[in-house]
């Protein structure tokens, strides 16, 4: 670093140092001097690995490698399918095109585990 599998509406912050950024990317909403990033210390959340129990399951317990402690992965991104509002066109059957708002799927990213 490319790939493969799984998650991804749940949960969990104080100080201390530092100073204007920051939520990947874009558009939008957002947070920030009552203090953004980053950096250190404690504390915590959750179990992907490990590790013990069991039967090499299920599942349970640990809490050792990782993560994570604003907002759904903040929120939309491409497609599909429904309903609706408005506009165009119409053989008056209906089509079309935008807009919203529900849904399904996927892209993208995050994490973990493996494979080269």
């Nucleotide at each position: 670093a490319c790939c493969u599998u799984a998650u991804c509406a749940a949960g969990a912050a104080a100080g201390g140092c530092a100073g204007a950024g920051g939520g990947a990317c874009a558009g939008g909403c957002c947070c920030g001097a009552u203090g953004a990033a980053g950096c250190c210390u404690u504390a915590g959340c959750a179990a992907c690995c490990a590790g013990u129990g069991g039967a090499u399951g299920a599942c349970a317990c640990c809490a050792g490698g990782u993560g994570c402690u604003a907002a759904a992965u903040c929120c939309u991104g491409u497609u599909c399918c429904g309903a609706a509002a408005c506009a165009g066109c119409u053989c008056c059957g209906g089509c079309u095109g935008c807009u919203u708002c529900g849904g399904a799927a996927g892209a993208a990213g995050a994490u973990a585990a493996g494979u080269u």

Model confidence (mean pLDDT): 85 of 100. The RNA shown here (SAM riboswitch aptamer (S box leader)) has 116 nucleotides and comes from Hymenobacter aranciens. Its Rfam family is "SAM riboswitch aptamer (S box leader)". The family is grouped with related families in Rfam's "SAM clan". The source organism's lineage runs through Bacteria, Bacteroidota, Cytophagales, Hymenobacteraceae and Hymenobacter. Of the family's consensus pairs, 97% are formed in the model.